[in-house]
RNA sequence: AUUUUUGGUAGAGGCGCACUCUUUAUCAGUAGAUUGUAGGAUAUGUUCAGGCAUAGAUGAAUACAUUCAAAAGGAAAUGGUGCCGAAGGUUUAAUAUUGCUGAGAUAUUAUACCUGGGUAUAUGGUUAAGAGCCAUAUAACUGUCAUCAAUGACUGAUGGAGUGCUACCUAAAGA
Numbered sequence: 001a002u003u004u005u006u007g008g009u010a011g012a013g014g015c016g017c018a019c020u021c022u023u024u025a026u027c028a029g030u031a032g033a034u035u036g037u038a039g040g041a042u043a044u045g046u047u048c049a050g051g052c053a054u055a056g057a058u059g060a061a062u063a064c065a066u067u068c069a070a071a072a073g074g075a076a077a078u079g080g081u082g083c084c085g086a087a088g089g090u091u092u093a094a095u096a097u098u099g100c101u102g103a104g105a106u107a108u109u110a111u112a113c114c115u116g117g118g119u120a121u122a123u124g125g126u127u128a129a130g131a132g133c134c135a136u137a138u139a140a141c142u143g144u145c146a147u148c149a150a151u152g153a154c155u156g157a158u159g160g161a162g163u164g165c166u167a168c169c170u171a172a173a174g175a
Base pairs, nucleotide, nucleotide: 003173004172005171007169008168009167010166011165014084016083017082018081019080020079022077023076024075032068033067035065036064037063038062042055043054044053045052047103048102049101050100087115088114089113090112092110093109094108095107096106097105098104116142117141119139120138121137122136123135124134125133126132144160145159146158147157148156149155
């Protein structure tokens, strides 16, 4: 010099990941409200059950017509921020929210496990939705490492997984 192990720093994959401001479309002529007609006892408090509260024959639910008429979530584009287990999902637990209780649902955190990445298709879930998101499967593409083969060079085949790979530093061991 080389090899193995420990601890760090910096990077790469690309329609790359996540968050966010603004604008726009959709949501939707929907929910809701006013008026009228019919109707004739229930309706509301996010899903279910119970209870409680409120409204209701001075007319509930519902249907039709008229007038007015949203919002949230999700999406697209530009910009900004943080990054490369970026991030996403599942299980369990804790906390908070949901008028009360229980279940459920949502959000955050932690533990364990799975996925290298994006795309397309199919199925299922979510959603107003043929959008988007999530899960699974398949297909080729792409990055990385290992093994094998080949070439002057370009490369090809098979397989694995991100607790990976590359570069540098550091400590130790062997020689």